[in-house]
C1' cells in the first nucleotide's frame, strides 16, 4: 500500500400470506370498537435439520414450529434478494 470475502449502518429497486359477523360513525372499505376464525417474513420463544470438531461435549443456529407481539381491503411496514456508499476486520499480493 493493494485486497477477495466477512459483519453492521444508511440509500434505491424488488418483495408475500391471512375475513366475515355486529355495533357507532362516515357521502364512502371512511374512520373506530367487539365476538370468533385466519396469516407468519419485524421482533420473540422453542426444537434441532443444519453447522463447528477425528468423535463427543462446549459453542453458532432456520425460511422449520409456536403465534406472545404483530398483522388480516388499500397504503405503510416486513424477513429475504441485488446495486450503491461508509465504517470495522480480513485470507492473499
Nucleotide at each position: 500500500u493493494u485486497g477477495a470475502c466477512g459483519u453492521c449502518g444508511c440509500g434505491c429497486g424488488g418483495g408475500a400470506g391471512a375475513g366475515c359477523u355486529c355495533c357507532c360513525u362516515u357521502c364512502g372499505g371512511u374512520g373506530g370498537g367487539a365476538g370468533c376464525g385466519c396469516c407468519g417474513a419485524a421482533g420473540g420463544a422453542g426444537c434441532a435439520a443444519c453447522u463447528c470438531c477425528u468423535c463427543c461435549c462446549c459453542g453458532g443456529a432456520a425460511u422449520c414450529u409456536c403465534u406472545c407481539a404483530g398483522g388480516u381491503a388499500c397504503a405503510a411496514g416486513u424477513a429475504c434478494c441485488g446495486c450503491g456508499c461508509g465504517a470495522c476486520g480480513a485470507a492473499g499480493g

A computed fold for a 93-nucleotide RNA from Lentzea albida, annotated as Glycine riboswitch aptamer. Its Rfam family is "Glycine riboswitch aptamer". Its family is annotated with glycine biosynthetic process in the Gene Ontology. Rfam's curators write: This family represents the bacterial glycine riboswitch. Taxonomically the source falls in Lentzea (Bacteria, Bacillati, Pseudonocardiales, Pseudonocardiaceae).